[in-house]
Context: one part of a larger RNA
RNA sequence: GUCAGCGAGUGAAUGGGAACAGCGGCUUAAGCCAUUAGGUGUAGGCGCAAUGAGGUUGAAUCUUCGGCGUUGUUUCUAUUUGACCCGAAACCGAUUGAUCUAGCCACGAGCAGGUUGAAUCGAGCUCUCCACAGAGGCCUUAGAGGACCGAACUCACGUAUGUGGCAAAAUACGGGGAUGACUUGUGGCUAGGGGUGAAAUCCGAAUAACCAAGAUCGGAUAUAGCUGGUUUUCCGCGAAAUCUAUUGAAGUAGAGCGUAUAACGUUCAUGGCUUGAGGUAGAGCACUCAAUGGGCUAGGGUAGCCCAAAGCUUGACCGACCCCAAGGAAACUCCGAAUACGGGCCAUGGGUUUGUACAGACAGACUUCGGGUGCUAAGAUCCAAAGUCGAAAGGGAAACAGCCCAGAUCGUACGCUAAGGUCCUUAAGCAAUCACUUAGUGGAAAAGGAAGUGAUCGAGCGAUGACAACCAGGGGGUGGGCUUGGAAGCAGCCAUCCUUCAAAGAAAGCGUAAUAGCUCACUGGUCUAGCUUCAUGGCACUGAAAAUGUCUCGGGGCUCAAGUGACUCACCGAAGCGACGAGACCUUGAAAGAAGCUUUUUCAAGUGUCAGUAGCGGAACGUUCUGUCAAUCGAGGAAGGUUGUUGGUGACAACACCUGGAGGUACCAGAAGUGAGAAUGCUGAC
Repeated sequence: GUCAGCGAGUGAAUGGGAACAGCGGCUUAAGCCAUUAGGUGUAGGCGCAAUGAGGUUGAAUCUUCGGCGUUGUUUCUAUUUGACCCGAAACCGAUUGAUCUAGCCACGAGCAGGUUGAAUCGAGCUCUCCACAGAGGCCUUAGAGGACCGAACUCACGUAUGUGGCAAAAUACGGGGAUGACUUGUGGCUAGGGGUGAAAUCCGAAUAACCAAGAUCGGAUAUAGCUGGUUUUCCGCGAAAUCUAUUGAAGUAGAGCGUAUAACGUUCAUGGCUUGAGGUAGAGCACUCAAUGGGCUAGGGUAGCCCAAAGCUUGACCGACCCCAAGGAAACUCCGAAUACGGGCCAUGGGUUUGUACAGACAGACUUCGGGUGCUAAGAUCCAAAGUCGAAAGGGAAACAGCCCAGAUCGUACGCUAAGGUCCUUAAGCAAUCACUUAGUGGAAAAGGAAGUGAUCGAGCGAUGACAACCAGGGGGUGGGCUUGGAAGCAGCCAUCCUUCAAAGAAAGCGUAAUAGCUCACUGGUCUAGCUUCAUGGCACUGAAAAUGUCUCGGGGCUCAAGUGACUCACCGAAGCGACGAGACCUUGAAAGAAGCUUUUUCAAGUGUCAGUAGCGGAACGUUCUGUCAAUCGAGGAAGGUUGUUGGUGACAACACCUGGAGGUACCAGAAGUGAGAAUGCUGAC
């Protein structure tokens, strides 16, 4: 991992509700008789009378069992219990461990070899101090030490290997101690809030290799607001992710939202018309706040007269109020919508409210719009309005919960459309008309840049010849004055006149050391018909660099498009709508049967409904056992098994062949150890 088996809303007591049944006041409990059943038992309970703190006071009538009361059965739910199942780390108690290891006690054992040479002993010497003595030295002897080197033994400092190993701590090569606080054998003592500890929160065996409190058993099914799991079918309806509170934030309670049922009668939803209140969007500056330019000017400041004070004058600076102009504002308003909201009338639909029972939910997500926070950042976060997802399948967007279209009861080689599409992939137009684009723009991006291209508007020049090109001229006073080594149109400063002309600057540029030289402005001629320019909007160009491979049309491919704009007609295209057929529910109508209410069955119609998570409600299938059953099926073949056919919306059922070889069970009821694919589920097999 697969297969098979097992595996989770149960029992009791006590309340509340619903359905059904009995009685009319209801009903027994323990016990007793009897023993599937039943009978008895009237203690007790509920009800029949309430009100008030209390003293007190204290109510009517009817009744066909109808309200109502009571008892029981089934079912839903609550409370207390293990309470749907599995799951802690922990807490407490009692026992049990020192064969491992820590310390201690008793009795024992072990330490090759080599080195060093303390105290001490002895007889001398008399070298030194000293001078009756003694001390030191020298020579011998001796053999001390938590002494030295180094095996056994012991420890574990380094490196490597090993890392599902030889080994859940080893091996190899080195290393430390090795007469000592040494190592070790046997036996004994100390035990769990206690031991032991040269102290690391160390150690406390095997037993699980992490002792901040051992192990075993018990309290015990501890508790878990947390995770996981929770087993057959069909039908009807169908949420929430909000508010308030909470030692509250992953929980819970009340409200809002769901379901079922009952009652009641009012009115509710949508649309149209009408009538209201408002201070948002916008706008505005009349108030408030902040703020710009100008005018006028009080005042301040500066300067002058003045020894000072006072006073007078004052052009640069600041400048209130007022005036003019142009603006800003969530906490400004002289104004002021659309929506939304309240009332009234009409129309369409059928909803709404209340009671009871049972819930789920209180982590929401994105899109559009109005806002706050943030960077007018975020697939950010917080509100408000709507939509979708959540709980929604289908078509489109290549793929793509939240975008666009559209809400799937079931069946059908049927038809029409939506969004989106119609060259091929790929269903349907390489459709029609008029334009644009040349960039593969389309098929990623800004400021900025640009004689791209076509369109529109304005201004100006032009047959008295424009614009461009070519030919010719572009002079004189004068080399203006100054400056300077030089300055002659052209380093720089000042001035920028006059004249001849068709025209020609005291010179716009290049150039020279300075001149010279070449152009330009300006003029004439040749030629010839449009030329120059501001602005607007369309489509293009540039700006444009990334990492595996073209990779920013899904691909092929596309240029009077298969691109873009406008317009027109066809067609395709969904589980939408329609057609035909079927089912369930609802509403309406009709018929039949039984009948006292009421219920059952059948038929017809509906441009009625039928997506669905949590959840609520309804109806069924199957398994085991029991009654029915002293019945019935069965060796003329039961249960079980393989395969197949048929029926049913489905859980499932019936039948047939074969196998099997002895039990099975209809119908209607009853009772449950009643349905597995999931729980890192449990057991077994492979």

A computed fold for a 686-nucleotide part of an RNA from Blechnopsis orientalis, annotated as large-subunit ribosomal RNA, domain II. Taxonomically the source falls in Blechnopsis (Eukaryota, Polypodiidae, Blechnaceae, Blechnoideae). The gene name in the source record is rrn26. The RNAcentral record of the full RNA draws on ENA.